[in-house]
Predicted 3D model of a 72-nucleotide RNA (transfer RNA) from a Gemmataceae bacterium.
RNA sequence: GCCAGCGUAGCUCAACGGUAGAGCAGCAGUUUUGUAAACUGCCGGUUGCGGGUUCAAGUCCCACCGCUGGCU
Numbered sequence: 001g002c003c004a005g006c007g008u009a010g011c012u013c014a015a016c017g018g019u020a021g022a023g024c025a026g027c028a029g030u031u032u033u034g035u036a037a038a039c040u041g042c043c044g045g046u047u048g049c050g051g052g053u054u055c056a057a058g059u060c061c062c063a064c065c066g067c068u069g070g071c072u
Stems, first nucleotide, its partner, number of pairs: 001071007010024004018055001026042005048064001050062003
């Protein structure tokens, strides 16, 4: 340099173009002599950045940035 894949909550990952969710973590409560476990609830997001298409974009298109792999 070329090709492909990935980028969404603190972490690991979901989400036919039509309300952004789950598990773990965190916080609070129940329980316990106490801790852990268990159960209940809560919190947490400018979906990498900028444009375009569309009534509507995490999703489709373009450019860029970062990461991974392959080729040279």
The sequence is in RNAcentral, with records from ENA. The prediction has a mean pLDDT of 82. Rfam family: tRNA. From the family's description: Transfer RNA (tRNA) molecules are approximately 80 nucleotides in length.